[in-house]
Context: one part of a larger RNA
Molecule: large-subunit ribosomal RNA, domain VI
Organism: Pseudomonadota bacterium
RNA sequence: CGUACGAGUCUUGAGGGGCCAUCACUCUAGUACGAGAGGAUUGAGUGGUACAUGCCUCUGGUGUACCUGUUGUCGCGCUAGCGGCACGGCAGGGUAGCUAAGCAUGGAAUGGAUAAACGCUGAAUGCAUCUAAGCGUGAAGCCGUCCCCAAGAUCAGGACUCGAGGCUCCCUUCGGGUGAGCUGAAGACCCCUGGUAGACUACCAGGUUGAUAGGCCGGGUGUGUACGGGCCGAGAGGCCCUCAGCUUACCGGUACUAACGGUCGAGCG
Numbered sequence: 001c002g003u004a005c006g007a008g009u010c011u012u013g014a015g016g017g018g019c020c021a022u023c024a025c026u027c028u029a030g031u032a033c034g035a036g037a038g039g040a041u042u043g044a045g046u047g048g049u050a051c052a053u054g055c056c057u058c059u060g061g062u063g064u065a066c067c068u069g070u071u072g073u074c075g076c077g078c079u080a081g082c083g084g085c086a087c088g089g090c091a092g093g094g095u096a097g098c099u100a101a102g103c104a105u106g107g108a109a110u111g112g113a114u115a116a117a118c119g120c121u122g123a124a125u126g127c128a129u130c131u132a133a134g135c136g137u138g139a140a141g142c143c144g145u146c147c148c149c150a151a152g153a154u155c156a157g158g159a160c161u162c163g164a165g166g167c168u169c170c171c172u173u174c175g176g177g178u179g180a181g182c183u184g185a186a187g188a189c190c191c192c193u194g195g196u197a198g199a200c201u202a203c204c205a206g207g208u209u210g211a212u213a214g215g216c217c218g219g220g221u222g223u224g225u226a227c228g229g230g231c232c233g234a235g236a237g238g239c240c241c242u243c244a245g246c247u248u249a250c251c252g253g254u255a256c257u258a259a260c261g262g263u264c265g266a267g268c269g
Stems, first nucleotide, its partner, number of pairs: 001152001005163007015149004021049007033038001051106005059100004066093005071086006111143002117137004165183005171176001187264004191207005212258003215254005222246002228241005
C1' cells in the first nucleotide's frame, strides 16, 4: 500500500514444513523343522537406548544483590562492634530464575492407491496361461491420518460483535449533488510503569474508574541462635534471654512514590 466504509475478536485451510528410529526380554515354545547340535515364522505383552518437544514437583548444578564461619592487613580515636582490600580473600550452605544428570510426553493405531511378489476369472491359442478386457492381496516407501506455520491464497476467504452522529461555507435543474472547513465514533497509536516477552522491533500486563513497577506491611524460603545484657570460668570460651537476628529475584496486601501529557482515526465504490 492492497484486500471496494472504519474497527475488535474468533476462525477455515489452498499451500508449505516437521515427525517416521531401534534393541532386548517374556509367553506362544524348547513347539514347527531337524538324526542330533541347534532352533523359528506368526501372534500377544513388557522394559530399554538414542532422538525430539515441553517443564522445574522431586534429585542435583549454578546462584559475584541472601545467611554464616574464618585468615592477613588497613580504617572508623581505643575496647566492643562494623566496614574496605586480598580470585566473591578463603570456606560452609542457599531463594527465584536458568538448567540436566532430573520430570513428563511422543514415534503409534487405522485408511486409500501402489512396487516387487502372490492370486481369481479369462481368451487370443476349444487345452494351458495373474492380462490382452475385468477383479483382488500386498511395503519402514507414496497420499492421508499426528504436530507446526499459513488468506499478499491479489480468486486477498468465513463468522460474530462495535461505530457509521452533527455543524458552517460554496454550487443547484430545489429532488439534491460536489468541494472545502469544524467537531472527532468504534478503535488504535505516540508517550509512560513494567514483564509470563525480548538483540532492536514485536508480544503481553497496566496507565488514577489504577495493584503495572518501586517502597512499606504480612507470609514464605534460606541461614543457623544476632547486637546488647546477665551468669559461670584465671582465660580461651560456654550457657540463658534466643529455633534468635538477618533474609535478593517468591506469594499476598496496601495508592506512600512513579504511570504526566498528547495524536491519529469512518462518513465510502